The RNA shown here (transfer RNA) has 74 nucleotides and comes from a Patescibacteria group bacterium. Its Rfam family is "tRNA". From the family's description: Transfer RNA (tRNA) molecules are approximately 80 nucleotides in length. Rfam classes the family as a transfer RNA. The coordinates come from a structure-prediction model, not an experiment, and the mean pLDDT is 80.

This record gives sequence, structure tokens and C1' cells, in this order.
RNA sequence: GGUCGUGUAGCUCAGUUGGUUAGAGCAUUGCAUUCACAUUGCAAAGGUCGCUGGUUCGAGCCCAGCCACGACCA
Repeated sequence: GGUCGUGUAGCUCAGUUGGUUAGAGCAUUGCAUUCACAUUGCAAAGGUCGCUGGUUCGAGCCCAGCCACGACCA
């Protein structure tokens, strides 16, 4: 330098053919339970979906460029 893949909550990830709210588990906080801790149950907080632009009535999803990481080729 070229090809391909990944980027979504603090961490690990899902998200179907573009549309009815952006989600799960773990972690965190609160409440209940306990003499207390753990476990368990309930609830809450936490996201500009890597960045910029484009297409569209509508983009996490499609397109282009860029950035980071990884694999392969040279």
C1' cells in the first nucleotide's frame, strides 16, 4: 500500500427486509427480605448507536469519506 471484518450503556453483546419506545446479561445505586452479610425479588440511573456527510417522508440498519482496532495479502 491492497482486501476483508469489527465499532451500540462502565464490561460482554443482541438488534430480523429501513418504520410503533434503542434492548439483554453482568456491574452500579435504592427499596424489600436477614440480627448482619450473602442470595433472591422489585425499581432506578446510565447511550448523541466511532466521526462527518449523503439517500429517504423516515437510518443503529442503506451509500461515501475519515478514525481506531483486528485478520489476511504484498